About this RNA:
The RNA shown here (SAM riboswitch aptamer (S box leader)) has 119 nucleotides and comes from Gracilibacillus sp. YIM 98692. Lineage of the source: Bacteria > Bacillati > Bacilli > Bacillaceae > Gracilibacillus.

RNA sequence: UUCUUAUCCAGAGAGGUGGAGGGGGCAGGCCCGGUGAAUCCUCGGCAACAGGUACUAUUUCACUAGACACUGUGCCAAUUCCUGCGGGAUAUCAUAUAAUAUAUCCCGGAAGAUAAGAA
Numbered sequence: 001u002u003c004u005u006a007u008c009c010a011g012a013g014a015g016g017u018g019g020a021g022g023g024g025g026c027a028g029g030c031c032c033g034g035u036g037a038a039u040c041c042u043c044g045g046c047a048a049c050a051g052g053u054a055c056u057a058u059u060u061c062a063c064u065a066g067a068c069a070c071u072g073u074g075c076c077a078a079u080u081c082c083u084g085c086g087g088g089a090u091a092u093c094a095u096a097u098a099a100u101a102u103a104u105c106c107c108g109g110a111a112g113a114u115a116a117g118a119a
Stems, first nucleotide, its partner, number of pairs: 001119008013043004021032003026084004044076004049072003052068002055066003080111001085108008
């Protein structure tokens, strides 16, 4: 880097540095930011994804489930901040019916993020 599988509406802060940007790519929104953005450093915390474990439950054992002192990894504004592709539903305009347009909601993709495995 590529592929596969799983998950993504939850959770978690301060200080220093820095000095204007940031929220993945592009776009449209909408947010955060001199009451200091990105970056980097320190300490702290969240998660049970992978390893695992003094332990708990069931129990002949194993398996399984729970829990989490420890390890790996990631993360600590907003649903992956929302939308963009496809399908459907409802409402409004119009109105003979329908089409079109707008708004809201639902489902599935695409893309992305994280973990594990493989090449």